Transfer RNA from a Candidatus Moraniibacteriota bacterium, 73 nucleotides, folded computationally. The RNAcentral record of the sequence draws on ENA.
RNA sequence: GCCGUCUUAGCUCAGUUGGUAGAGCGACGCACUCGUAACGCGUAGGCCAUCGGUUCAAUCCCGAUAGACGGCU
Numbered sequence: 001g002c003c004g005u006c007u008u009a010g011c012u013c014a015g016u017u018g019g020u021a022g023a024g025c026g027a028c029g030c031a032c033u034c035g036u037a038a039c040g041c042g043u044a045g046g047c048c049a050u051c052g053g054u055u056c057a058a059u060c061c062c063g064a065u066a067g068a069c070g071g072c073u
Stems, first nucleotide, its partner, number of pairs: 001072007010025004019056001027043004049065005
């Protein structure tokens, strides 16, 4: 220098032939307990890496940029 894959909650990851996003762990509250932990119930937490385009509508499609990983030279 070229090519490919990935970027979603604090962490690990789903998701959708385009119709306003979920799980596990973690945090907090309640219940239980003599008390703590565990178990049970619930709550909060995300403008889906950034910027543009297409579209009535984009996390999803297209382009550029940034970052991570891999391959080739």
The coordinates come from a structure-prediction model, not an experiment, and the mean pLDDT is 81. It matches the Rfam family "tRNA". It is annotated as a transfer RNA.